[in-house]
RNA sequence: AAGUUACUUCAUGGCGACGAGAAUUACGUCGACUGGCGGUAUAGCCCGCGAGCUCUUAGUGAGCAUGAGUAUGGUGAAAUUCCAUCGCCAACGGUAAAGUCCGGAUAGAAGAAGGAAUUC
Numbered sequence: 001a002a003g004u005u006a007c008u009u010c011a012u013g014g015c016g017a018c019g020a021g022a023a024u025u026a027c028g029u030c031g032a033c034u035g036g037c038g039g040u041a042u043a044g045c046c047c048g049c050g051a052g053c054u055c056u057u058a059g060u061g062a063g064c065a066u067g068a069g070u071a072u073g074g075u076g077a078a079a080u081u082c083c084a085u086c087g088c089c090a091a092c093g094g095u096a097a098a099g100u101c102c103g104g105a106u107a108g109a110a111g112a113a114g115g116a117a118u119u120c
Base pairs, nucleotide, nucleotide: 002119003118004117005116007114008113009112010111015031016030017029018028019027032100033099034090035089036049037048038047039046044088045087052064053063054062055061069086071085072084073083074082092103093102094101
């Protein structure tokens, strides 16, 4: 330094005002805010993964669901990732219709870090 094994720790953010209404952080208007993990020139919207649900022989299995920019200009060897501008999107259950409220969740997980044992 590399492989393997089990372990430990960590691992999701965000709304106000006014209007209508019996009732809304949910509808309408105006304005605002947030962005998991790996890859790649630094990415919510390029590729892949995770969170949910169903089935199950109970697994390291199968299936379903899972959004959005080939935008305009600039720099550069290289950027849908940087800079400027414009635009767009957001699971499930609850409740007056929800990315921002409450809940499953003091959960789980993509993964990240660490030391230990062991092999070469």
FMN riboswitch aptamer (RFN element), 120 nucleotides, folded computationally.
It was read from a public genome assembly, where an Rfam model found it.
The prediction has a mean pLDDT of 80.